[in-house]
RNAcentral holds the full RNA, with entries from ENA.
This is a predicted structure of a 739-nucleotide part of an RNA (large-subunit ribosomal RNA, domain II) from a Candidatus Moraniibacteriota bacterium.
Context: one part of a larger RNA
């Protein structure tokens, strides 16, 4: 891992609701007892319980009672409108382990120091080498000591280094040789050394050169058994079928936030009510948002003007005048606001009226689940007008929704799947190939009243095929006939389409507007572009052209700046503005707006920013026609559920049939109806002429399932009606077994 078996809402008591049954203003017995055919038996037993009356704290009174001085007033009742009680099935609750498995833990009593820590008693062990303390002897030395040298000596938690003990580094191992080893190095090695044997200390404890370290591979409190089915607001699991309905992820409170209680939303039953709810139409009303506005308020805020006050500086005949600036008021112009409003929608909400509908609403009772929501559109707050962000509101979808589209893609677009069909029509989206569907679209006339449809004719162009003619004889040219195809209007040339911005650009199309132009524009070519003058100043120089100044003037002119750029040291030179000539046009130039494109444009495994091929449309815009396309809609057949009407039957609960109308996605969850397993009772069957079980096949039911048959097997097993449950497995890192 697979297969097989086992494996989870039970039982008791009490309560409550529906259903069923008995009796009923009553209902029932409990313990106990008696009898017998010993059984889930029958008969007793009225102690007690519930109901038939309430009110009051109570005494108590009583259809009333309590408060009170009260006959007032009020509270709770009675009446109008009386049903209970006992048993039982099922649902639910409470108390118990209470659907099952699962802690870490807490407590008690025992077992452990053969591991390890410390201690006690008694033994054992430490190759070899080195160093050479004290002391001492001899010699020297001293006044005497001290001191010096040499020898002897043999100290030391001394040195080097085996055994022995340890475990610092690296490697190796890491399903190992090994639940800590091995290899190469390393430390101690006469000491606080190592070690054998025997013994002592015990868990609220011991031991500890102290690390929460050790106390048998276990230690912030050992192990075993018990209390024990501890508790688990937590995780996991929870076993057959079909039918009907169908949520929530919100509010309030909560030592509460991943839990609960109540409400909201769902289901079931009973009752009440209404042409009711919802929807669209009409009529009436509510409001201060969007927008807008502000000499309509409150505030903000820009420019200009006027007036007052203050005020710097200047002038002053000391009276004052002028002035930068500040501030207040006011006028004009243009503005801003969630906490501004003279105004003010759409939508929304409330009421009424008519229409259609099984659909609504309310009350009571019982059963729930939900309290982590998510995305998208819209309106807002927070954030960066960031987030697949966060918090609200509102709608939808997902959640709990399959199908088609978006390449793939819970939430986007279309659309809500009862079942079947090798039938049809559409939606979104598509129609060159992958891949279903157009590589769709010319004009005219006639018929039909028109649309639709039909018929006929014509044009352009391409392809194929046939015939004729011409010559330069070819893959030639040309004419005619036939057949077939193509041809809506524009834009884009960037593979834009098929990623992005500011910004940039004689891309291209459309539009508007202004200017120039046959008195010749624009471009080009030819010629001129002068003089006072080198303007003045500055400067080494400054002559149109370093810089500064200027009423930058004037003259001759067809025209020519005290000069547009290049250039020179400064001149010179080239050129432009400006002018003439040549040439010649519906032309030329500027500005603005719109459509489509261009640049800006760099990323990590491989084209990789159309799903691919590929596309110049098979791209984009506009218009038209046809087709494809889903579980939508329709058609045909079938099933189930819920109403209405009529009929039949009825044990009055209901059942059946016909006609008619509606419905049948579904998680949590509620309700209904069934299948199957084991055992029991009663009745009735099958079986050695072959039961159950097993293997295969066929038939059958919406399904759980059922039936038949062949083989195997070798002794038990069904059916009907009821009853009782150890009653259904694929999941629990489930348990046991096999492989």
């Nucleotide at each position: 891992g697979c297969c097989g078996g086992c494996g989870a809402g039970u039982u008791a008591u009490u309560u409550u609701a529906c259903g069923c049954g008995g009796c009923a203003a009553g209902g029932c017995u409990a313990a106990g007892g008696a009898u017998u055919u010993u059984a889930u038996a029958u008969c007793u037993g009225u102690a007690g319980c519930c109901g038939u009356a309430g009110c009051g704290a109570a005494a108590g009174c009583g259809a009333g009672u309590c408060u009170u001085a009260a006959u007032a007033a009020g509270g709770c009742g009675a009446a109008a409108u009386u049903a209970g009680u006992c048993g039982u099935u099922u649902g639910a609750a409470a108390u118990a382990g209470a659907c099952c498995c699962g802690a870490a833990g807490c407590u008690g009593g025992g077992c452990g120091a053969g591991c390890u820590a410390g201690c006690c008693a008694u033994g054992a062990c430490c190759a070899g080498g080195g160093u050479g303390a004290a002391g001492u002897a001899u010699g020297g030395g001293u006044a005497a000591c001290a001191c010096c040298a040499u020898g002897c000596g043999g100290a030391g938690g001394c040195c080097c280094g085996a055994a022995c003990c340890c475990a610092c580094g690296a490697g190796c191992u890491g399903u190992g040789c090994a639940a800590a080893a091995c290899u190469c190095g390393g430390g101690g090695a006469u000491g606080a050394g190592u070690u054998g044997u025997g013994g002592c200390u015990a868990g609220a404890g011991g031991a500890g050169a102290a690390a929460u370290u050790c106390c048998a591979a276990u230690c912030g409190a050992g192990c075993c058994c018990a209390g024990u089915g501890a508790u688990a607001g937590c995780u996991g699991g929870u076993u057959c079928u079909c039918c009907c309905c169908g949520a929530a992820a919100u509010a309030u409170c909560u030592c509460u936030u991943g839990g609960g209680a109540u409400a909201g939303c769902c289901g079931u039953g009973a009752g009440a009510u209404a042409g009711u709810a919802g929807c669209g139409g009409c009529g009436g009303g509510a409001g201060g948002u969007a927008g807008a506005g502000c000499u309509a308020c409150u505030g903000g805020a820009u420019g200009a003007g006027u007036g007052g006050a203050c005020g710097u500086g200047g002038c002053u005949u000391c009276g004052g005048c002028c002035u930068a600036g500040u501030u207040c008021a006011u006028u004009c112009a243009a503005c801003c606001a969630a906490a501004c409003u003279c105004c003010g929608a759409a939508u929304u909400c409330c009421c009424g009226c008519a229409c259609g509908u099984u659909a609504g609403u309310c009350u009571c009772a019982c059963g729930a689940g939900u309290c982590a929501g998510u995305c998208u559109g819209u309106g807002a707050g927070g954030g960066c007008u960031a987030a697949g962000c966060u918090u609200c509101a509102u709608a939808g979808a997902c959640a709990a929704a399959a199908g088609g589209g978006a390449a793939a893609c819970a939430a986007c677009c279309c659309a809500g799947a009862c079942c079947g069909c090798c039938a049809g029509u559409u939606a979104a989206g598509g129609u060159c190939c992958c891949c279903a569907a157009a590589u769709u679209u010319u004009c005219c006339g006639c018929c039909u009243a028109u649309u639709c449809g039909g018929c006929g004719g014509a044009g352009u162009u391409c392809u194929c095929c046939g015939a004729g003619c011409c010559c330069u004889u070819g893959u030639g040219g040309u004419u005619c006939a036939g057949a077939g195809g193509a041809c809506g209007c524009g834009c884009u040339u960037a593979g834009u389409g098929g990623u992005u911005a500011a910004g940039g650009a004689u891309g291209u199309g459309a539009a508007a507007u202004c200017c120039c132009g046959a008195a010749a524009a624009c471009a080009g070519c030819u010629a001129g572009g002068a003089u006072g003058u080198u303007g003045g100043c500055u400067u080494a120089g400054a002559a149109g052209c370093a810089g500064c100044c200027a009423u930058u003037c004037a003259u001759u002119u067809a025209a020519a700046g005290a000069g547009u750029g290049c250039g020179u040291a400064a001149u010179a030179g080239c050129u432009c503005a400006c002018u003439a000539g040549c040439c010649u046009a519906c032309g030329g130039g500027g500005u603005u707006u719109c459509g489509c494109g261009c640049c800006a444009a760099a990323a990590a495994u491989a084209u990789a920013a159309c799903g691919g091929g590929g596309c110049u449309a098979a791209g984009c815009g506009c218009a038209g026609u046809a087709c494809c396309g889903a579980a939508a809609c329709u058609g045909c057949g079938g099933g189930c559920c819920c109403g209405g009407u009529c009929g039949c039957u009825u044990u009055c609960g209901a059942g059946c049939a016909a006609c008619u109308g509606g419905g049948c996605g579904g998680u949590a969850g509620g309700g209904g109806a069934g299948c199957g397993u084991u055992c029991u009772u009663u009745a009735u069957g099958c079986g050695c002429c072959g039961a159950a079980g097993c293997u295969g096949u066929g038939c059958u039911g919406u399904g759980a399932g059922g039936c038949a048959u062949a083989g195997u097997g070798g002794a038990g097993c069904g059916u009907a009606a009821a009853g009782a449950a150890g009653u259904g497995a694929g999941a629990a890192u489930g348990c046991c077994g096999g492989c």